[in-house]
Transfer RNA from a Planctomycetia bacterium, 73 nucleotides, folded computationally. The organism belongs to Planctomycetia, within Bacteria. It was read from a public genome assembly. Its Rfam family is "tRNA". About the family: Transfer RNA (tRNA) molecules are approximately 80 nucleotides in length.

RNA sequence: GGCGGGGUAGCUCAGGGGUUAGAGCAGUCGCUUCAUAAGCGACGUGUCGGCGGUUCAAUUCCGCCCCCCGCUA
Numbered sequence: 001g002g003c004g005g006g007g008u009a010g011c012u013c014a015g016g017g018g019u020u021a022g023a024g025c026a027g028u029c030g031c032u033u034c035a036u037a038a039g040c041g042a043c044g045u046g047u048c049g050g051c052g053g054u055u056c057a058a059u060u061c062c063g064c065c066c067c068c069c070g071c072u073a
Stems, first nucleotide, its partner, number of pairs: 001072007010025004018056001027043005049065005
C1' cells in the first nucleotide's frame, strides 16, 4: 500500500431505519449485620469516533477522514 472487521455508559458488549438507546460487570445510596462479605432494592444528564450526504425520520444506509485489530504484499 491492498482487503476485511471494529469505534455505543467507567469496562466488556448488544442494538442493522421509526419514538424512552439497552444488558452484564463496576460504582453510589438504602435494607440486612455488632461489623465486613454475600444477598435484596433503587439509581444512567451516553455530543452512539468526526464531517458531509440520502430520508418525513439515521446509532443504523452511503462517501471522505481519524483511531484500533487481523490478513496480505